[in-house]
RNA sequence: UUCGUGAGUUGGACGGCUGCGGGGGGAGAGAAAUCCCUUCGAGGAAAGUCCGGACACCGAAUGGUAGGACGGUGGGUAACGCCCACCCGGGGAAACCCGCGGGAAAGUGCCACAGAAAUACACAGCCGAUGGCGCGGCCACACGUGAGCCGCGAACAGGCAAUGGUGAAAAGGUGCGGUAAGAGCGCACCGGCGUCGUGGUGACACGGCGGCCAGGUAAACCCCGUCCGGUGCAAGACCAAACAGAAUCGUUGACCCGGCCAGGCGAGAUUCAGGUAGGUCGCAGGUGCCGAAAGGCCCCUCCGGUUUGAUCGACCGGCGAGAUAGAUUGUCGUUCAAGACAAAAUCCGGCUUACAGACUCACUAAGGAA
Repeated sequence: UUCGUGAGUUGGACGGCUGCGGGGGGAGAGAAAUCCCUUCGAGGAAAGUCCGGACACCGAAUGGUAGGACGGUGGGUAACGCCCACCCGGGGAAACCCGCGGGAAAGUGCCACAGAAAUACACAGCCGAUGGCGCGGCCACACGUGAGCCGCGAACAGGCAAUGGUGAAAAGGUGCGGUAAGAGCGCACCGGCGUCGUGGUGACACGGCGGCCAGGUAAACCCCGUCCGGUGCAAGACCAAACAGAAUCGUUGACCCGGCCAGGCGAGAUUCAGGUAGGUCGCAGGUGCCGAAAGGCCCCUCCGGUUUGAUCGACCGGCGAGAUAGAUUGUCGUUCAAGACAAAAUCCGGCUUACAGACUCACUAAGGAA
């Protein structure tokens, strides 16, 4: 330099005017309306709502069953189906990548098409040692027969599963021996299984020994282990009109006007329960620590200040979206590499999906230079 692999950052910049939501302060004598100042105001995915939790209510909150989820090992965590490291299997020359990765030797089911046969078989084929059959020879005699012996032949019985063919898959693979032909039938090596030893926390790895061999499928039922009560902020807590309701008092004059009495007026008044409309909270940096709480401490982002020549760091001070028909806008100017996907709605940890462009770091391979 080129090709590639992995991890991460960023997601136009600056400024003017203007609008909107929240907080704080001020003017408005108190409150409200209104006005002014100041400050904060979407994302890496805010998305899908797929997992896990916090929180809230219901069930006294326990056991069982049904159902569901998960599944190599170790660790992290509030928890997880997430993350990290490792193991095993597969891919790559390598960096590295991929894996719904417990059990098929508990049982059941299924294995399309093709094929003889899909845990079972014999289509082609090989053999036919053995028995039977045919022919020939030997032998025997009663001379055309066979109790027997030998050879040859076909392939009737029968044996085999090596070879061919089918298939995703055909009863471990290769070789030697063996046999009539064959076969773990025997042996060696390899694979698998069991067992023992060594190493490792473990998954597992390596080695020894053993009998020989066991198809696949659990994203089929099933078995084993672990976990799971339900509903979700429209959860829920508090305040609380109007109408209706209940109780008590009241035409023997209540309530009201009046400081009170007198006087006037003339039919309602008071209280309560539930909780509708509506309102307040839940609701705002941190699932950090201590504390019963109040509160204190720590950490993070950003801004300002002090320290420094400057940066980093340290110290001081301040801020941290919170709507409820749902704010975060509109417009103009300058500039560049011309701007993608997309916008909160209880909150948090993840996963998944979408994404123009730019940048950084580490590593692999090849080539080159010093």